[in-house]
Molecule: transfer RNA
Organism: Candidatus Yanofskyibacteriota bacterium
RNA sequence: UGCCGGGUGGUGAAGCGGUAUCACGCCUGCCUUUGAAGCAGGAAUCCUAGGUCCGACCCCUAGCCCGGCAG
Numbered sequence: 001u002g003c004c005g006g007g008u009g010g011u012g013a014a015g016c017g018g019u020a021u022c023a024c025g026c027c028u029g030c031c032u033u034u035g036a037a038g039c040a041g042g043a044a045u046c047c048u049a050g051g052u053c054c055g056a057c058c059c060c061u062a063g064c065c066c067g068g069c070a071g
Base pairs, nucleotide, nucleotide: 001070002069003068004067005066006065007064010024011023012022013021018054026042027041028040029039030038047063048062049061050060051059
C1' cells in the first nucleotide's frame, strides 16, 4: 500500500429495510434471621460524517479503530 472480515448497553453476542433482542452483570422490590439461590420489575446500546429511501444497525460513499491475508 492493496484485498477480506469485524466495530451494537458495563461485558459477550443476535438482528436478510418497518417497535433494536438475548445471556451475564448492575439497580429496586419480594422471599430469607443474614447472605446466596429463586421470583418480579427497571436502567443502560447501533464507531464517525455524508448519501439513497416514506423509513437505515441493515444498502452506497468517505474516514477512524481492531484482526487476517498478500506484497